[in-house]
């Protein structure tokens, strides 16, 4: 240095729920909380999922279908980084 990952070490995040804002929703964001996590740092590039109010497309009552709406705590990739026992 690359790769690896300990009942090591310093430091970290924060699921579900629970109160609030925001959003049509999903969901996100602040506070409490902790299931969990070596990149649960960042980036929505590619498949996955989620959601459809406006817009588009078909249908014409009310529908049905789209993402450019989310998700990196489903997974590839890209990209930074602490620790250092085998």
């Nucleotide at each position: 240095c690359c790769a690896c990952g300990a009942u090591a070490c310093u430091a970290g995040c924060a699921a579900a729920u629970c109160g609030g804002u925001u959003g049509a929703a999903a969901a996100a964001c602040c506070g409490a909380g902790a299931c969990g996590c070596a990149a649960a740092g960042c980036c929505a590039u590619g498949g996955g999922c989620c959601u459809u109010a406006a817009g588009g497309a078909c249908a014409u009552a009310u529908g049905u279908c789209u993402a450019a709406g989310g998700u990196c705590g489903c997974c590839a990739g890209g990209u930074u980084a602490c620790c250092g026992a085998a």

Predicted 3D model of an 86-nucleotide RNA (c-di-GMP-I riboswitch aptamer) from a Bacilli bacterium.
Its mean pLDDT, the model's own confidence on a scale to 100, is 87.